[in-house]
Molecule: transfer RNA
Organism: Candidatus Aenigmatarchaeota archaeon
RNA sequence: GGGUCCGUAGUCUAGUGGCUAGGACGCCGCCCUCACACGGCGGAGAGCUGGGUUCGAUUCCCAGCGGACCCA
Numbered sequence: 001g002g003g004u005c006c007g008u009a010g011u012c013u014a015g016u017g018g019c020u021a022g023g024a025c026g027c028c029g030c031c032c033u034c035a036c037a038c039g040g041c042g043g044a045g046a047g048c049u050g051g052g053u054u055c056g057a058u059u060c061c062c063a064g065c066g067g068a069c070c071c072a
Base pairs, nucleotide, nucleotide: 001071002070003069004068005067006066007065010025011024012023013022018055027043028042029041030040031039048064049063050062051061052060
């Protein structure tokens, strides 16, 4: 330098046009307990950036940035 794939809460991920963005672990509060743990209930917390298409974009297209792998 070229090619393929990927980028979503603190971490791991689901979703492939209709989103109020779902789940697990973690975090916070309450209940439970003499207390801790376990358990139950509740809560906060996320789309890499910029453009385009569309009534509507996490999803489709382009560019950039970043990562993994392959080739040179």